Overview:
A computed fold for a 134-nucleotide RNA from Ferroacidibacillus organovorans, annotated as c-di-AMP riboswitch aptamer (ydaO/yuaA leader). The sequence was found by an Rfam model in a public genome assembly. The prediction has a mean pLDDT of 75. It matches the Rfam family "c-di-AMP riboswitch aptamer (ydaO/yuaA leader)". From the family's description: This family represents a conserved RNA structure found upstream of the ydaO and yuaA genes in Bacillus subtilis and related genes in other bacteria. The model forms 96% of the base pairs in the Rfam consensus.
């Protein structure tokens, strides 16, 4: 030097999944979800029917598990410094899991979450535009 493995600090990303207090496993605040009138809508009904979530749909292979190619739809980065918007290019995702006969929307009231995972052996394209600060 080259390759591959493993672990930690920050910072940073995906997502509501932070933040103080505290008598320590609670409670505030802040983000989110879900259930609920009046009226309005809706015409369905075992081919059940709904809920978080971006994560639906479709086509093609396999005896099947499963696999492939797209695709509705999400994310993501170097700019003086910080936050935001749009469009193009690039790259990545496009999973699950839960209720259990039952839920449209819904004010008042109800009630529940605050988890998880990912980076450096990585990224190296620029454009246009708003607001603050220097």
């Nucleotide at each position: 030097u080259c390759a591959a493995a493993u672990g930690a600090a920050a910072a940073u990303c995906c997502g509501a999944a932070c933040u103080c207090u505290a008598u320590c496993u609670a409670g505030a605040g802040a983000c989110g979800g879900g259930g609920g009138a009046c009226g309005u809508a809706u015409u369905u009904a075992u081919a059940g029917g709904g809920g978080c979530g971006a994560a639906u749909c479709u086509a093609c292979c396999u005896g099947a598990u499963g696999g492939u190619a797209g695709u509705a739809g999400g994310g993501a980065g170097c700019g003086a410094u910080a936050a935001g918007c749009c469009a193009c290019a690039u790259c990545c995702c496009g999973a699950g899991c839960c209720c259990g006969a039952c839920a449209a929307c819904u004010a008042a009231c109800c009630u529940c979450g605050u988890a998880g995972g990912a980076u450096a052996c990585a990224a190296a394209g620029g454009g246009g535009c708003u607001u603050a600060u220097c």
The organism belongs to Ferroacidibacillus, within Bacteria.